Record summary: The RNA shown here (glmS glucosamine-6-phosphate activated ribozyme aptamer) has 174 nucleotides and comes from Ureibacillus thermosphaericus. Its Rfam family is "glmS glucosamine-6-phosphate activated ribozyme aptamer". Rfam describes the family as follows. This entry contains a glucosamine-6-phosphate activated ribozyme that is found in the mRNA for GlmS. GlmS is an enzyme that uses fructose-6-phosphate and glutamine to generate glucosamine-6-phosphate. The literature on the family includes a 2006 paper in Nat Struct Mol Biol by Jansen et al., "Backbone and nucleobase contacts to glucosamine-6-phosphate in the glmS ribozyme". The prediction has a mean pLDDT of 75.
């Protein structure tokens, strides 16, 4: 280099499904539901089998170990984005880093953050997707995908203003 077997990666509001819900077949079958109420001799409730289908829309967010677990912000819809399991950029300790508290350099204590690295506060700025509409594609359906139309956010960022609370050493200046 080729060949075979095997095992890892890859995603991080992400991944999966034993429940529920939906669907198709086939098989029972008149009652089923907690209630409004549904459905009734079989397409039809409802119950079993088998095979499916759905099970969170975006924005944001990762210095290093450890430790924990219902890890942040809004949007949609009010019929399941319910219900659960597993991660996991959240969170605590500790290390390392920046920063401000002090104008330059170092230590030290404190504050706050993570390489775009103090915080608070005021203005400005920062393309949300899904949902909806059309239309195509795939599937018997449930349902999915995928183009295009047009909107609508919060947190969290920038950027500028303005406020913030030490100590001890050196060295420059006067």
């Nucleotide at each position: 280099a080729a060949a075979a077997c095997a095992a890892u990666u890859a995603a991080a509001g992400c991944g999966c499904c034993a429940g529920g819900a939906c669907u198709a077949a086939g098989g029972a079958a008149a009652u089923c539901g907690g209630a409004c109420g549904g459905c009734a001799a079989u397409c039809a409730a409802u119950c079993c089998u088998u095979a499916g289908u759905u099970g969170a829309c975006g924005a944001g967010g990762u210095g290093g170990a450890g430790g924990u677990u219902u890890a942040u912000c809004g949007a949609a819809a009010u019929a399941u984005u319910c219900g659960g399991c597993g991660g996991a950029u959240g969170c605590c300790u500790c290390c390392c880093g920046a920063u401000c508290g002090c104008a330059u350099u170092g230590c030290c204590c404190g504050g706050u953050c993570g390489c775009a690295a103090u915080u608070u506060c005021g203005u400005u700025c920062u393309u949300a997707a899904a949902a909806c509409a059309u239309a195509a594609a795939a599937g018997c359906a449930a349902u999915u995908u995928u183009a295009u139309g047009g909107a609508c956010a919060a947190a969290g960022g920038a950027a500028c203003g303005a406020a913030a609370a030490g100590g001890c050493a050196a060295a420059g200046c006067a």